About this RNA:
Predicted 3D model of a 72-nucleotide RNA (transfer RNA) from Cyanobacteria bacterium UBA947. It matches the Rfam family "tRNA". The family's RNA type in Rfam is transfer RNA. The coordinates come from a structure-prediction model, not an experiment, and the mean pLDDT is 81.
RNA sequence: UCCUCGAUAGCUCAAUGGCGGAGCAACCGGCUGUUAACCGGUAGGCUGCUGGUUCGAGUCCAGCUCGGGGAG
Numbered sequence: 001u002c003c004u005c006g007a008u009a010g011c012u013c014a015a016u017g018g019c020g021g022a023g024c025a026a027c028c029g030g031c032u033g034u035u036a037a038c039c040g041g042u043a044g045g046c047u048g049c050u051g052g053u054u055c056g057a058g059u060c061c062a063g064c065u066c067g068g069g070g071a072g
Base pairs, nucleotide, nucleotide: 001071002070003069004068005067006066007065010024011023012022013021018055026042027041028040029039030038048064049063050062051061052060
C1' cells in the first nucleotide's frame, strides 16, 4: 500500500430498509433463620465519526477513525 471481517447497553451478542432486543452484570422486590442459588420486576442506547440515497437507515453507498485476519 492492497484485500477482507468487525465497531449496537458496563460486558458478550441479536435485530428482512418499517416499534433497537436477549443473556450476564447493576438496582428493587419475592423465597430463605442468613448468604448463595432460584423467581419476578426496574433502569440502562443520538447504533464509532462525517456526509449521501430513501417517505423511512443499526441495515444500502462514499470518506474517515479504531480493532482482527490475509497479501505484497